[in-house]
RNA sequence: AGAGUUUGAUUUUGGCUCAGGAUUAACGCUGGCGGUACGUCUAAUACAUGCAAGUCGAGCGGAGUACUUCGGUACUCAGCGGCGAACGGGUGAGUAACACGUAGGUAACCUGCCUUUAAGACGAGGAUAACAGUUGGAAACGACUGCUAAUACUGGAUUGGAAGCGAGGAAGGCAUCUUCCUAGCUUAAAAGGUCCUUUAGGGGACUACUUAAAGAGGGGCCUGCGGCGCAUUAGUUAGUUGGUAAGGUAAGGGCUUACCAAGACAAUGAUGCGUAGCUGGACUGAGAGGUUGAACAGCCACACUGGGACUGAGAACGGCCCAGACUCCUACGGGAGGCAGCAGUAGAGAAUCUUCGGCAAUGGGGGGAACCCUGACCGAGCGAUACCGCGUGAAUGAAGAAAUACUUCGGUAUGUAAAGUUCUUUUAUAGAGGAUGAAUGAUACGUGUAGGAAAUGACACGUAAGUGACAGUACUUUAGGAAUAAGCCCCGGCUAACUAUGUGCCAGCAGCCGCGGUAAUACAUAGGGGGCAAGCGUUGUCCGGAUUUACUGGGUGUAAAGGGCGCGUAGGCGGGUAUGCAAGUCAGAUGUGAAAUACCGGGGCUUAACUCCGGGGCUGCAUUUGAAACUGUAUAUCUUGAGUAUCGGAGAGGCAGGCGGAAUUCCUAGUGUAGCGGUGAAAUGCGUAGAUAUUAGGAGGAACACCAGUGGCGAAGGCGGCCUGCUGGACGACAACUGACGCUGAGGCGCGAAAGCGUGGGGAGCAAACAGGAUUAGAUACCCUGGUAGUCCACGCUGUAAACGAUGAAUAAUAGGUGUGGGGGGGCUGACCCUCUCCGUGCCGCAGUUAACACAAUAAGUAUUCCACCUGGGGAGUACGGCCGCAAGGUUGAAACUCAAAGGAAUUGACGGGGACCCGCACAAGCAGCGGAGCAUGUGGUUUAAUUUGAAGCAACGCGAAGAACCUUACCAAGGCUUGACAUCCCCUUGACCAGUGCAGAGAUGUACUCUCUUCUUUUGAAGCAAGGGAGACAGGUGGUGCAUGGUUGUCGUCAGCUCGUGUCGUGAGAUGUUGGGUUAAGUCCCGCAACGAGCGCAACCCUUAUCCUUAGUUGCCAGCAUUAAAGGUGGGCACUCUAAGGAGACUGCCGGUGAUAAACCGGAGGAAGGUGGGGAGGACGUCAAAUCAUCAUGCCCCCUAUGUCUUGGGCUACACACGUGCUACAAUGGUCGGUACAACGGGCAGCGAAGGAGCAAUCCGGAGCAAAUCCCAAUAAACCGAUCCCAGUUCGGAUUGUAGGCUGCAACUCGCCUACAUGAAGUCGGAGUUGCUAGUAAUCGCGAAUCAGAACGUCGCGGUGAAUAAGUUCCCGGGUCUUGCACACACCGCCCGUCA
Repeated sequence: AGAGUUUGAUUUUGGCUCAGGAUUAACGCUGGCGGUACGUCUAAUACAUGCAAGUCGAGCGGAGUACUUCGGUACUCAGCGGCGAACGGGUGAGUAACACGUAGGUAACCUGCCUUUAAGACGAGGAUAACAGUUGGAAACGACUGCUAAUACUGGAUUGGAAGCGAGGAAGGCAUCUUCCUAGCUUAAAAGGUCCUUUAGGGGACUACUUAAAGAGGGGCCUGCGGCGCAUUAGUUAGUUGGUAAGGUAAGGGCUUACCAAGACAAUGAUGCGUAGCUGGACUGAGAGGUUGAACAGCCACACUGGGACUGAGAACGGCCCAGACUCCUACGGGAGGCAGCAGUAGAGAAUCUUCGGCAAUGGGGGGAACCCUGACCGAGCGAUACCGCGUGAAUGAAGAAAUACUUCGGUAUGUAAAGUUCUUUUAUAGAGGAUGAAUGAUACGUGUAGGAAAUGACACGUAAGUGACAGUACUUUAGGAAUAAGCCCCGGCUAACUAUGUGCCAGCAGCCGCGGUAAUACAUAGGGGGCAAGCGUUGUCCGGAUUUACUGGGUGUAAAGGGCGCGUAGGCGGGUAUGCAAGUCAGAUGUGAAAUACCGGGGCUUAACUCCGGGGCUGCAUUUGAAACUGUAUAUCUUGAGUAUCGGAGAGGCAGGCGGAAUUCCUAGUGUAGCGGUGAAAUGCGUAGAUAUUAGGAGGAACACCAGUGGCGAAGGCGGCCUGCUGGACGACAACUGACGCUGAGGCGCGAAAGCGUGGGGAGCAAACAGGAUUAGAUACCCUGGUAGUCCACGCUGUAAACGAUGAAUAAUAGGUGUGGGGGGGCUGACCCUCUCCGUGCCGCAGUUAACACAAUAAGUAUUCCACCUGGGGAGUACGGCCGCAAGGUUGAAACUCAAAGGAAUUGACGGGGACCCGCACAAGCAGCGGAGCAUGUGGUUUAAUUUGAAGCAACGCGAAGAACCUUACCAAGGCUUGACAUCCCCUUGACCAGUGCAGAGAUGUACUCUCUUCUUUUGAAGCAAGGGAGACAGGUGGUGCAUGGUUGUCGUCAGCUCGUGUCGUGAGAUGUUGGGUUAAGUCCCGCAACGAGCGCAACCCUUAUCCUUAGUUGCCAGCAUUAAAGGUGGGCACUCUAAGGAGACUGCCGGUGAUAAACCGGAGGAAGGUGGGGAGGACGUCAAAUCAUCAUGCCCCCUAUGUCUUGGGCUACACACGUGCUACAAUGGUCGGUACAACGGGCAGCGAAGGAGCAAUCCGGAGCAAAUCCCAAUAAACCGAUCCCAGUUCGGAUUGUAGGCUGCAACUCGCCUACAUGAAGUCGGAGUUGCUAGUAAUCGCGAAUCAGAACGUCGCGGUGAAUAAGUUCCCGGGUCUUGCACACACCGCCCGUCA
């Protein structure tokens, strides 16, 4: 000293939470020793038992006991009497008060014992307890009669001083008065006791006694100031406030009484209610403050509850009386009691101790003293309750032991830790020794001082003997042995400390944020680690952090917060000059501020805690002396603040009265005829009884077009036709007058839009409510037709608004620029115009401010004064209470409970049925389809033993699968195997394995027979290989998780975007660059610009195709030449086609126009090709937890005689149904038959397979040629030329079915393909809707290939024929850029409100 938490991120406001310290503490786990403190915070509840206040025989009479020399002595005791019991000890109920604190007053008072001084102490008397007798009562306790004493009690004498009365004088003070001096009058007391004595009816000492004065200490009373909450407590008070008189008291006083007056207190908070003992101090805090009042100390109050007096110097915890409640005793008639003393008990409670020892010390009471009493006190006991100290060992010790945990299996950690070796012995245990605290007093002896005749005695000093509860304690020492001694909390962030296992939004954790839904560093356990330590955590409370109540030290435009506005009271604050005073202020001195505590310096316990001594301080209060700048106050004066007068103009300022025209509506009359009106479209409505329209006249109410303007006026609300009257304010000019008269303003008073309320008018239009018509799923709305309160006037009430500039009023000074309203001055003019200035009203803008937005002379800046208001969100401007109101309601204004946020401003995205621009077969314009039929194929669903599985909008569905009869195969049933079908390692046995044959079996398999290794060698054997058997490590898994992953892929999208460095701007997130003006297919290029550059994308580079050239010429070609019956068949040739290598070509290069002289666009020329020539490959940053664990790889989990593996059979091919993708059709642009042409890409040896032959055909026989520019597949089809069909379910269409065949294959039943004959279904162009395509494209026609034994209507390629339409961007869909709004950020499939459960 800060930190966490609102957001995608930022900044700010703001609350919540944490880290610190403290505690009379309690609870959980644990617990070795000692010292010092502390220990019923709750029931001021009730208390058994014991103790806590007595003492004196040197005051008195007596009684008893013991001893006796019989004289008495000693001791004890009830009673009378004295002193004490008013201290000490406890508690905090009451008390908001002179109770406490502090400073004073008492000229208004008291004071036992103690100290000092002075004086005295004479002389009498009458009783009474004890005791004795009688007697009452259960007891407690009495009653009567009689005797007796005193330091008990009562008179008398004495007057020096004292008190009272009035008189004179002096001094002083504070009003009454006080002090001193003088004379007079009045008033009073007593008590002895002990001791000494050559003087004895004496003298002396001490002590007690009386009176007076003074001191010390202790009290009473009074006063200033100080310290709690609530105003949802605003008025209180009758002895009340004061006076006079009297009484009372120690004393002033309404303290009490009588009379008189009507006061007294209160917004500076009376009264009431609630709470509370106060203080020194304690805790915390940097301080200011906040909280608190245990222990220790001072004061107060109380003593079962309430009241009262007595005694006494003083008043009642362990005194008395009365009343009450409770408890106890009782013979029922009566009595007794008071732990908030020390122990202790019950109860209450989370919770707080021994019915201990001693008067040895300190202190107190009594006494002459010894001594007695003392639960005060000193000590011990119990309690980790707190603070402090010590210990639980130290050194060495690596094989880094074992064990445990983790592990990538290599190791790592616990860890020098342990063990081991060498030491030490604090503490604990046992033994021995053993304190300080004790010195007074008193006694005995001795000395001295003063006095005395002396002796006792008093005072001072010395010597002697003696006194300890704690305690055989502290302490010292000896012995032995590491021996007797460590836990608690935490480990996600805050906050120091990490892994494994278990669990699986369960169990649980949590101070806040938050963890846990199968890989949890957050739960539980373990290992390890961190922190503190005889304690550690938790809980409660207080302060701190919190500047989060802000005096120090905050705010109010938008975060909470400026009163709706004015006038003005109290109060607060206030211009210049001079003089006085000294209240504030400042300085000096004095007193006080108890001690303890705290701080500083020392001392004593081994140290510390603790304690002792000294010092400073105690920020305060009071008294006194001074200063006079400032504030204040008094006096005088001034004019600039403020006001007044004079002159002048501006204005929807206010109130009252009158007048005016336009328009709407209504009425009357005329003209006129079928509609009018209204809407997005309609309908309700009005109209043939004559509307709407139009003309004329009239009635009535309300409002005042244009002018009109971020123009004017007003304090705000607000004010708008014209005229008149009355009236308020502001402004300018001048500088005559007053002379600070000012500013603000709690309460108070007034004004105060609209709506609303009351009474009475008025009512044209408009129009809540209401009615009808529409809209709609509904429509208690928006739209339409009507329509009542109301709107208007007068008088009264209400008192609120986003009453807003969301910005209180006033004053001062602080850059500019530019409009506009009102006034004035100067220059100049014919008019304009220019310039200066005052007051308003706007915009822009610097400094400054602000969280930012913004504000910026009309401040939200710089300062001053005063008022109002705020303190997290919700609950709530609600409830209750008060006040106001006729009501509606207004004003003032909480709490319980609940959340961890709620907000402000700005940023980036996403989004909008916001805007602008642009693109795309997106739409439009076209062509062909799909959706209807049959079939094929995929999916869903259903079924099944199984119908294995994945894919799910676009971007799953002829998809994985480029091909399920067995195999594949992952599924099902059945039968087998268990180190295994497959890999590595070890041991044993054998010499095989393979192959062939027989038998059993569905087969896997089992079994029998036959056949059957290599190399080296010392000839025992060894090695390799193979098989069989065995043990375990392991194999194996198409089992799970694509939400643990790699890799690969889809999609937005071939869309034009996505970023970085440096710089600059911003507190920051971020911005700029990348935006803007043009242009492009393109962030393509150009220009501009606080940006300048760069990267990934675009384009280009690559392949292919279109043209040409060069080179080459077989298997390709044949123009010319030769040859052949024919055929590039042959000779020959390489010109052409072609093949395949290398080149050329296209670049807006050229011309014109447009454009900004740019980029570029439009048109043209040339050219095979023209503006990217066509096509392909190529896919930025990223999005979708997109797809795939079943291609592969892989973490973790799971199975291990099975979820592995082998085999046979079945299934993946099922079938009321639904969907997707295709094929074939519905026919004449066609079908059938016949004839005749023209391709390209490809494939081929377990292959393609020619010729020839057989068969109607599928196909078969055959086998030439070809590992291919050579041979084969191979025939192209549509087209074209003919013939036929004649619009029909057909010579269309071919499904389905039957029969007979063919092919592949171990095997076509489930379940293949093909052929022939026969059969001949639906279907006559397809609803809503929907798909593809812009040129060699769509459409249409056939051909090839991969997979493959066989099995394409699918897929991938190839060529043939070959169109239509558009040149646009309003709309639908998708995308891009800029901008705007936003309470969204999982981002509109968002967020969120209400009701119900």
Record summary
A computed fold for a 1397-nucleotide RNA from an uncultured bacterium, annotated as small-subunit ribosomal RNA. The coordinates come from a structure-prediction model, not an experiment, and the mean pLDDT is 84. The sequence is in RNAcentral, with records from ENA and Greengenes.